[in-house]
Context: one part of a larger RNA
Parts: sequence; structure tokens; C1' cells
RNA sequence: CCUCUUUUAAGGAACUCGGCAAAUUAGCUGGGCGUAACUUUGGGAGAUGCCCUGCCUGUAGCAAUACAGGCCGCAGCAAAUGAUUGGGGAGGGACUGUUUAACAAAAACACAGGUCUAUGCAAACUCGAAAGAGUCCGUAUAUGGGCUGAAACCUGCCCAGUGCCGGAAGGUUAAUUGCGGGAGUGAUCUGUCUUCGGACAGCUAGCUUCCAAUCGAAGCCCCGGUGAACGGCAGCAGUAACUAUAACUGUUCUAUGGUAGCGUAAUUCCUUGUCGGGUAAGUUCCGACGUGCACGAAAGGUUAAACCACUUCCCAACUGUCUUGAAAGAGGACUCG
Repeated sequence: CCUCUUUUAAGGAACUCGGCAAAUUAGCUGGGCGUAACUUUGGGAGAUGCCCUGCCUGUAGCAAUACAGGCCGCAGCAAAUGAUUGGGGAGGGACUGUUUAACAAAAACACAGGUCUAUGCAAACUCGAAAGAGUCCGUAUAUGGGCUGAAACCUGCCCAGUGCCGGAAGGUUAAUUGCGGGAGUGAUCUGUCUUCGGACAGCUAGCUUCCAAUCGAAGCCCCGGUGAACGGCAGCAGUAACUAUAACUGUUCUAUGGUAGCGUAAUUCCUUGUCGGGUAAGUUCCGACGUGCACGAAAGGUUAAACCACUUCCCAACUGUCUUGAAAGAGGACUCG
């Protein structure tokens, strides 16, 4: 010097990213009294806090225990193991639960509840070339899928685009059909020639091939609906009898121009915004303000008791975290062997 354990004058978080670690508190289903805000009236709550605890005798009782009297000490719960520090202000998630086996336990996932959508049963959906199976030996108070996430108060405007649902008049449109036509080939037949074997020319049937009128469903175009479907929810000027501001007016564009509520926020760049609170001093924290770079209503908005190994700020108590060191024990290190 290191690891583990223990103690420490005075101070008491000055340490530090941060009270990390340690300390305080405690007491076996201890006893008595008493207990705030808030609240979903259940809780909060073991809130916080104050006091008691030995031994002997007697009475009641099965006993725990209660009551009465007495005794000793400054001090009477306890042998060990074990064994909540408390309070306040915010953020987030309602809650119990689940998760990255071995760096993340959380504000992530789930959840009850809400809502939309599909599905009438040989269901939708999923698996399987199929047979078939699950769903389900269930039947719309059911089952599948999407979003949201207890409760309370609420959930605004836009259907132009995209999607979905409905509609069928018109337009477009596949295979199909093949009116009609082009090209190739071409018997039979006709004509000419002939060495009588055949050759050449022409028309046609047939065959092959190409174009193609017409017929022709869904879809798309089209017409409506639909946002707890994907999504979206403006700008520039002027104006009131101080100034400032603009209830008001004009104008451009758009499908419509962000309503309620919240707001420097887990969202704010400027920013340590400004004001107030707490501190001697506060980039954090709390309360306001609103000029929201770039909140906003089920990718939910705002509140909110209870809960939390969540995040953040403050207070009390407590302490070797620190001022600032010191001492003791055990084992290393070190020296010798």
C1' cells in the first nucleotide's frame, strides 16, 4: 500500500453526475393513545408522532391478560437469528403482472375497459398442393383482425388526394366470336403446246397464315358515402382619443385552415426565455406567462386517489461520502527463512 471487518474528537453531504456506499430507524402477529393534505370514500395509514415494558405477592380467569399492593437500580422489551429511515413537490405508467437466460426490469409489453371492422356456420381467419385440422364439439352477450389503454370530463373541423363500402346509366376493356379483307399454296376444271410421258397459263374449292367489324364480365374512369380509415388542419396587410395591442376590416390560396384543454413540456432551436418561490449563492426543481423553431384531442387530449427495485427536486434524522486524517483486527503485499 491492497482486500475484508470495526471504531473515531469537532463539523455533518462541505463529497459526488447523483447521499453511491455506510449510518440512522427497528424488535418476532409487542401493548396503550393518537394520526394531516388529498381521495375513486375503499384508502392514504404501521402516516407522521407520544408513552409503556423488570421482579415479588394477591384477586379474577383454563390461559393469554387485566387490576391492586409492594421491592431494587441512573437506567428493567430482547439469548441468538431476524428485523420498515421518515416526510414533502413534480414527471411517467392507472393498478397486480411480463420482458432483452449471461451488460437494459423501464416510461417498453400486457392488462381490465373503450371503439372500429370482418364473420349467419360447410363462418370469417390460420395451417395444409390435397384429404383434412384448428377455430369449436363454440354460434353474433360468439369468434378473428386493427387501434386505444382503469376511472372521471371529453374526443372539434376537412371526404380534395389515398384506402374501404355502396351504385350502376354512360365511356374503356380480356379470353371468346370471326362479318369482311390481304398473302402463300393450290387439286378438280378450262385453254395452249406436246416427243402423248407430260409441260405451261388461268379460274375455283381446299389447306396454311395475317389483319379484323361485331359480341363481351369484373376492374378502371364515373356517381355517392365513410376519419376511434391512411392522413391533413394557411399567408399578407390595415385599423381604437398617450403608447401598446387589435375585438374589427380587406385580400390571396385551399378539401378544411388547430376547437376544448395543455403549453419553454420526456416536445422550446434561440434558452441559463421573463416573472415569482426555495438557497448566502440554483444551467436542475416548483408555480406562473405564451412570442407552441416543431403540443393537441383513441399514433387519443386534460385531470387524478392508490401503486412503483422507474426519473427528478427539496427537507428532517443520520452518518468517515467529505474537511483530514487516525487507530485496531484478519488475510495479502514486503523482508528473512
Record summary: A computed fold for a 337-nucleotide part of an RNA from Candidatus Chazhemtobacterium aquaticus, annotated as large-subunit ribosomal RNA, domain IV. Rfam family: Bacterial large subunit ribosomal RNA. Its family is annotated with structural constituent of ribosome and ribosome in the Gene Ontology. Taxonomically the source falls in Candidatus Chazhemtobacterium (Bacteria, Bacteria candidate phyla, Candidatus Chazhemtobacteraceae).